Small-subunit ribosomal RNA, 5' domain from a Devosiaceae bacterium, 490 nucleotides, folded computationally. Its mean pLDDT, the model's own confidence on a scale to 100, is 87.
[in-house]
Context: one part of a larger RNA
RNA sequence: GAACGAACGCUGGCGGCAGGCUUAACACAUGCAAGUCGAGCGCUCUACUUCGGUAGAGAGCGGCAGACGGGUGAGUAACGCGUGGGAACCUACCUAAUAGUACGGAAUAGCCCUGGGAAACUGGGAAUAAUACCGUAUACGCCCUCUUUGAUUGGUUCAUUGAGGGGAAAGAUUUAUCGCUAUUAGAUGGGCCUGCGUUGGAUUAGCUAGUUGGUGAGGUAAUGGCUCACCAAGGCAACGAUCUAUAGCUGGUCUGAGAGGAUGAUCAGCCACACUGGAACUGAGACACGGUCCAGACUCCUACGGGAGGCAGCAGUGGGGAAUAUUGGACAAUGGGCGCAAGCCUGAUCCAGCCAUGCCGCGUGAGUGAUGAAGGCCUUAGGGUUGUAAAGCUCUUUCAAUGGUGAAGAUAAUGACGGUAACCAUAGAAGAAGCCCCGGCUAACUUCGUGCCAGCAGCCGCGGUAAUACGAAGGGGGCUAGCGUUGUUC
Repeated sequence: GAACGAACGCUGGCGGCAGGCUUAACACAUGCAAGUCGAGCGCUCUACUUCGGUAGAGAGCGGCAGACGGGUGAGUAACGCGUGGGAACCUACCUAAUAGUACGGAAUAGCCCUGGGAAACUGGGAAUAAUACCGUAUACGCCCUCUUUGAUUGGUUCAUUGAGGGGAAAGAUUUAUCGCUAUUAGAUGGGCCUGCGUUGGAUUAGCUAGUUGGUGAGGUAAUGGCUCACCAAGGCAACGAUCUAUAGCUGGUCUGAGAGGAUGAUCAGCCACACUGGAACUGAGACACGGUCCAGACUCCUACGGGAGGCAGCAGUGGGGAAUAUUGGACAAUGGGCGCAAGCCUGAUCCAGCCAUGCCGCGUGAGUGAUGAAGGCCUUAGGGUUGUAAAGCUCUUUCAAUGGUGAAGAUAAUGACGGUAACCAUAGAAGAAGCCCCGGCUAACUUCGUGCCAGCAGCCGCGGUAAUACGAAGGGGGCUAGCGUUGUUC
């Protein structure tokens, strides 16, 4: 000098754009943050009725979604991340293509009856529906086993012939669609392996038994000690293994001429986590933030038998701290979930509120005005300076204020923002300047007070009776809605 997610002191007019718990991954009152579908299904209730039905509401079965979106950085020195390769894989919804959608069955929730319990909840009985569940049929293709031939042949793999075995479906309606099943291909998303790179410590030198490899089996969507049996005795390490400390990684950001150094807030990609630890279920996908089970700590309810909860979602509270905001509006836009759709949900998002936290822009007036007024300060007492500064005169009205008009963002309709932005009019210089410094470094000097006191100070150093260094005043210098200080980085 530059920078900051800053804080503190003094001061503070407006607008635009951004940013806002860096500390206790501390504990959380309250509200909201994931639902939706009647064009899958039976039932109950309400209103209307031309008694044919129509419209709506409700719990339940069922489907899809709750694995996204949002938060946080505790853990992790790792194939976690970055980058470049690879082969043994999966992929709901979407797109394209081919083939099909046949015949049956038994239950169950809701409802009803009846028990238990304070509650959470739960037992028994009877009846019932489905795109819920099950059986049978069918199978061009598909899967498995064996097999023929060929290509590559080192093996594997690919194509091909034949035989045997196995497996599917669901309907709905407004009659045109939406579905359902199987297979293939694509797209998208993901799982796995690997070369290289990725902090400090040797006052950490040896580490390792599923350890390293093989064979076989199991397991997985898939490779693999991933797991197991047997066999061998390996594997890593001074090019730093192991241990320990610290840390999410990257694109980037700051600085610097660069090389480099520091850093990883906001935004974007990846990873990990969801009170702490463990586990699986469902599912295309989770070992699942607002799902389940077990254990633990904590909080709450209880009839003492037993139960309920998880803000590192958005607000908000307590606590910690130098320090960080509203228990706001709307789904209008963008996007997401469900739905044929109308639509519903969406603290994602879009907006508004608070804060000079930062960056940028604007204003606090302009011209004229010498008797160089008054006052202040200094003085060699003549004067000098403040100073064209003020007053006065002539103007202007940005911004703010008041009144009016009033968007784009939205498509035929639908605007939270918002009567906002913008435009027009009105009045009047009117409502709007501070902070730090003045010994040298370093731009800017005098007087008074004080008297090694009070104090200053980044370094050198000032102060003990004429202090340009302390305090005040006048004057001056710098920056300016900010200015200084502190902290941190280069």